[in-house]
RNA sequence: GAUUUAUAAAGAAGCGGUGAGAGAAUAGGCUCUAUGACCCGCUGGCAACCAACUAAAAGCCCGCCUCUGGCGCGGUUGGAAAAUCGGUGCCAAUUCCUACCCGCCAGAGGCGGGACAAAUAAAUU
Numbered sequence: 001g002a003u004u005u006a007u008a009a010a011g012a013a014g015c016g017g018u019g020a021g022a023g024a025a026u027a028g029g030c031u032c033u034a035u036g037a038c039c040c041g042c043u044g045g046c047a048a049c050c051a052a053c054u055a056a057a058a059g060c061c062c063g064c065c066u067c068u069g070g071c072g073c074g075g076u077u078g079g080a081a082a083a084u085c086g087g088u089g090c091c092a093a094u095u096c097c098u099a100c101c102c103g104c105c106a107g108a109g110g111c112g113g114g115a116c117a118a119a120u121a122a123a124u125u
Stems, first nucleotide, its partner, number of pairs: 001125007013043005021032003026099004044091003049087002058077004062072004095117001100114006
């Protein structure tokens, strides 16, 4: 880089550096930004994707017993609002909104659903 799967209306700061644009691509909007945005570094945090650990219910296996039931600080599957250290990621606005398709509302347009694309994680290559 490619492929597959999953996720997404939640959440999360300060300081230093730099100095003009930024919000993925194109376009139209709309926002942020010299009261310093974006980006970089440090510290902090958010999150439950991966790894570790793992409550309860329930299923299966094993052992034992007073045996159509029961017991087990046994195994395994499982899994919570829990989850240390860690691997990423993230810390404005729904992925900021729309564009492509379908449906509904008489209509500009709005609403709902889906797709495309991007993003993040994991696996494979």
The RNA shown here (SAM riboswitch aptamer (S box leader)) has 125 nucleotides and comes from a Bacteroidota bacterium. Rfam family: SAM riboswitch aptamer (S box leader). Gene Ontology term of the family: regulation of gene expression. NCBI's taxonomy places the organism under Bacteria, Pseudomonadati, Bacteroidota. The coordinates come from a structure-prediction model, not an experiment, and the mean pLDDT is 81.